[in-house]
Model confidence (mean pLDDT): 84 of 100. Predicted 3D model of a 112-nucleotide RNA (SAM riboswitch aptamer (S box leader)) from Bacillus ectoiniformans. It was read from a public genome assembly, where an Rfam model found it. Lineage of the source: Bacteria > Bacillota > Bacilli > Bacillaceae > Bacillus.

RNA sequence: CUCUUAUUGAGAGCGGCGGAGGGACUAGGCCCGAUGAAGCCCGGCAACCUUCAGGCAUUUGCCUGAAACGGUGCUAAUUCCUACAGGCUUGUUUGAGCUUGGAAAAUAAGAG
Numbered sequence: 001c002u003c004u005u006a007u008u009g010a011g012a013g014c015g016g017c018g019g020a021g022g023g024a025c026u027a028g029g030c031c032c033g034a035u036g037a038a039g040c041c042c043g044g045c046a047a048c049c050u051u052c053a054g055g056c057a058u059u060u061g062c063c064u065g066a067a068a069c070g071g072u073g074c075u076a077a078u079u080c081c082u083a084c085a086g087g088c089u090u091g092u093u094u095g096a097g098c099u100u101g102g103a104a105a106a107u108a109a110g111a112g
Stems, first nucleotide, its partner, number of pairs: 001112008013042001015041003021032003026083004043075003048071002050067007079104001084101007
C1' cells in the first nucleotide's frame, strides 16, 4: 500500500507545553478556536487484539461474562450534515422534511 471481516447515534480534562488554526479528500453548509486551534506530554475513556471463567460446537471456531498489566485506538457536535440510489410525506414549479441502502472514511484483527 492492497484485500477480507467486524464496528462506527455511547464514553473520555477548569491539567502542562505550544501559539493560529481545526472539523479525512473535493464541494456546499454549519460549527470549534486568544475565555487559547493543530501538535506533544500527563490524565482519562473504551474493550478490537490479549488474559481468565462458563457454555455451545468440534478442525482449532462461536456466544456470554469478568479483568484492564500489555498491543493499538480514542478523548466537541451521529463518521458534525449532505453529495450516489430508493421509499414515504408535504408542496407551487424551483423545493423541503423523514427514512433505508450504498459509496467513501476511521479503528481493530488477519492475509498478501
The model forms 97% of the base pairs in the Rfam consensus.